RNA sequence: UGUCCCGAAGCACAAUAGGUUGUGCAACCGCCUGUUAAGCGGAGGGUUGCAGGUUCGAGUCCUGCCGGGACAG
Numbered sequence: 001u002g003u004c005c006c007g008a009a010g011c012a013c014a015a016u017a018g019g020u021u022g023u024g025c026a027a028c029c030g031c032c033u034g035u036u037a038a039g040c041g042g043a044g045g046g047u048u049g050c051a052g053g054u055u056c057g058a059g060u061c062c063u064g065c066c067g068g069g070a071c072a073g
Base pairs, nucleotide, nucleotide: 001072002071003070004069005068006067007066010025011024012023013022019056028042029041030040031039049065050064051063052062053061
């Protein structure tokens, strides 16, 4: 320098052919318990890496950048 893949909640990841963004764990609150842990319940947490474009509608499609990885030179 080129090609390809990936970037979404604190962490690990789902999201069919573009149609209300979710699960688990952690943290928080509560129940349980003599107490803690375990278990059970609840609520919260996201400008989906950034900026544009297409579309009635974008996590998803297109372009440019940023970051990470693999391969090639």
Overview: Model confidence (mean pLDDT): 80 of 100. Transfer RNA from a Gemmataceae bacterium, 73 nucleotides, folded computationally. The same sequence occurs in records of 2 taxa. It matches the Rfam family "tRNA". Rfam classes the family as a transfer RNA.